[in-house]
Predicted 3D model of a 324-nucleotide RNA (Bacterial RNase P class A). Of the family's consensus pairs, 93% are formed in the model. The sequence was found by an Rfam model in a public genome assembly. Its Rfam family is "Bacterial RNase P class A". It is annotated as a ribozyme. The coordinates come from a structure-prediction model, not an experiment, and the mean pLDDT is 76.
RNA sequence: AAGGCGGGACGAUCUGCCGCGGCGGAAACGCUGAGGAAAGUCCGGACAGAACAGGGCGCCCUGCUGCGGAAAUCGCAGGUGGGGGUAACCUUACGCAAGCCGUAACAGAAAACAACCGCCGUAGUCGGCGUGCCGACGGCGGCAAGGGUGAAAACGCGAGGCAAGAGCUCACGACGUCUCCCAGCGAUGGGCGACGGGUACGGCACCAGGGUCUGCAAGACCAAAUAUACCGGCAGUUGAGGGCGGCCCGCCUGAUGCCGGGGGGUAGGUUGCGAAGAUAAAUGGCAGAACGAACAGAAACCGGCUUACGGUCCCGCCUUUUUU
Numbered sequence: 001a002a003g004g005c006g007g008g009a010c011g012a013u014c015u016g017c018c019g020c021g022g023c024g025g026a027a028a029c030g031c032u033g034a035g036g037a038a039a040g041u042c043c044g045g046a047c048a049g050a051a052c053a054g055g056g057c058g059c060c061c062u063g064c065u066g067c068g069g070a071a072a073u074c075g076c077a078g079g080u081g082g083g084g085g086u087a088a089c090c091u092u093a094c095g096c097a098a099g100c101c102g103u104a105a106c107a108g109a110a111a112a113c114a115a116c117c118g119c120c121g122u123a124g125u126c127g128g129c130g131u132g133c134c135g136a137c138g139g140c141g142g143c144a145a146g147g148g149u150g151a152a153a154a155c156g157c158g159a160g161g162c163a164a165g166a167g168c169u170c171a172c173g174a175c176g177u178c179u180c181c182c183a184g185c186g187a188u189g190g191g192c193g194a195c196g197g198g199u200a201c202g203g204c205a206c207c208a209g210g211g212u213c214u215g216c217a218a219g220a221c222c223a224a225a226u227a228u229a230c231c232g233g234c235a236g237u238u239g240a241g242g243g244c245g246g247c248c249c250g251c252c253u254g255a256u257g258c259c260g261g262g263g264g265g266u267a268g269g270u271u272g273c274g275a276a277g278a279u280a281a282a283u284g285g286c287a288g289a290a291c292g293a294a295c296a297g298a299a300a301c302c303g304g305c306u307u308a309c310g311g312u313c314c315c316g317c318c319u320u321u322u323u324u
Stems, first nucleotide, its partner, number of pairs: 001320010013289006020033005035295001039306002042304004047215004059211005064078005079094006095206001099204006116147002118143005124137006155173002158170003175196004180191004219271004228263001230261006241253004
């Protein structure tokens, strides 16, 4: 210098003019007014209401280790296995496996009780001749070495062994489990030894921890008009009240009517609710410094996660090349 990896910060500022919400003010005017994600509503909390004696079953969630945290499908650091990258680094999985069950597309004989080709033994038949051997066919049986299929074929490799073979046996190695020793808080790593041989994924089961449900339109307080539970007073079958368009009479009907008190609920208001704020809801526009731009607009609050984003700046590291 070029390319790359990881982490962090910012998301604007100023001037002029016009405008909007809230608060203060008699007014002039002053103060204040969106985000890093306000988003998705995916986790957790706080708060609130409902439910709930106690216990059990069931159901759901989480699942390597340590620390932090109120908690979390949270953060940081670390472990083991797999994948990618020359590297910095990125990414993914993770309680247990004794038991039960399922699946393994296509291809392939077979996907977990593996014989298609192949190798070996052999009854028998046929042929050959050198007459007890060879060859062909072949029923039966053995074999997981070799070929072939596949993402995956029943540890690798060497020797022994065998009719041929095979962890069948042995050495070494890989993997798993366990005892002991060492290191570590731990997951785990290293070492000696012993034992083991059916792969991968999923479900059930088991283990540990947690979980009742609903969300600020939650909920709390004040409280009209109208109707009214209940209480009191007055009037009322010697006819209250109602109907016959307003009044009187009359006719019909027939047990309530009026006044006061009063609780709950509704409109509305306050609160929940914030050093922006709620109310169908403001937080803006134009011009310039200038090329000024991306994603995006709170609606109860807090902690996370995830997703979107033009551009700028800072720190650490890796690879390659050049110079000294």